This is a predicted structure of a 73-nucleotide RNA (transfer RNA) from an Acidaminococcaceae bacterium. The sequence was found in a public genome assembly. Lineage of the source: Bacteria > Bacillati > Bacillota > Negativicutes > Acidaminococcaceae. Its Rfam family is "tRNA". From the family's description: Transfer RNA (tRNA) molecules are approximately 80 nucleotides in length.

[in-house]
RNA sequence: GCUGGCAUAGCUCAACAGGUAGAGCAGCUGACUUGUAAUCAGCAGGUUGUGGGUUCAAGUCCUAUUGCCAGCU
Numbered sequence: 001g002c003u004g005g006c007a008u009a010g011c012u013c014a015a016c017a018g019g020u021a022g023a024g025c026a027g028c029u030g031a032c033u034u035g036u037a038a039u040c041a042g043c044a045g046g047u048u049g050u051g052g053g054u055u056c057a058a059g060u061c062c063u064a065u066u067g068c069c070a071g072c073u
Base pairs, nucleotide, nucleotide: 001072002071003070004069005068006067007066010025011024012023013022019056027043028042029041030040031039049065050064051063052062053061
C1' cells in the first nucleotide's frame, strides 16, 4: 500500500430479504430470611464508533472517516 471482518446497555452478545432495539450477567427497589447468600417480583440503563446520503421509515442499504483484528504484497 491492497483486501476482508468487527464496532449496539457497565460487560458478553442478539436483532440481516429496511418497519420503530432485546437477552444473560452486573446495578437499584421490594418480598422471603435472625442476618447474608440463593430464589422470586419489579425498575433503571443504549441519539447502534463518527460525518454525510437514499427512503414515508436505516442497527440493517450507499459513501467517507476513526479504532481494533486477520490476510496478501